[in-house]
RNA sequence: UUGUCUUUUCGGGGCGAGGUGAAAAUCCUCACCGGCGGUCAAAGUCCGCAAGCAUUUUGCAUGAGCAGGUGAAAUUCCUGCACCGACGGUAUAGUCCGGAUGGUAGAAAAGAUAU
Numbered sequence: 001u002u003g004u005c006u007u008u009u010c011g012g013g014g015c016g017a018g019g020u021g022a023a024a025a026u027c028c029u030c031a032c033c034g035g036c037g038g039u040c041a042a043a044g045u046c047c048g049c050a051a052g053c054a055u056u057u058u059g060c061a062u063g064a065g066c067a068g069g070u071g072a073a074a075u076u077c078c079u080g081c082a083c084c085g086a087c088g089g090u091a092u093a094g095u096c097c098g099g100a101u102g103g104u105a106g107a108a109a110a111g112a113u114a115u
């Protein structure tokens, strides 16, 4: 330095105002939020990964971006205008409550061992 193993820790954000209504943080107008790895340069919308749900060779989750600018390099930065968001509950929910004081992708540290 690299590989393997063990342990520990960490590991998802967001409804404020007005309207209608018997009732809405769920509808309407505005508001707000963005997991992990990768990518010449920083990403909710590029490439890939993830818990969960169902009727489990499968389907949902897995959805969604364009234009202009700078630059050696950016669908990642800047400007403008857009768009997306599982399941159960409840007046129809990305933001409330619940499965979840859970679990995962993964990150960091320490130790062991081989080279």
Base pairs, nucleotide, nucleotide: 002114003113004112005111006110007109008108009107010106016030017029018028019027031095032094033085034084035049036048037047038046044083045082052060053059054058065081066080067079068078069077087098088097089096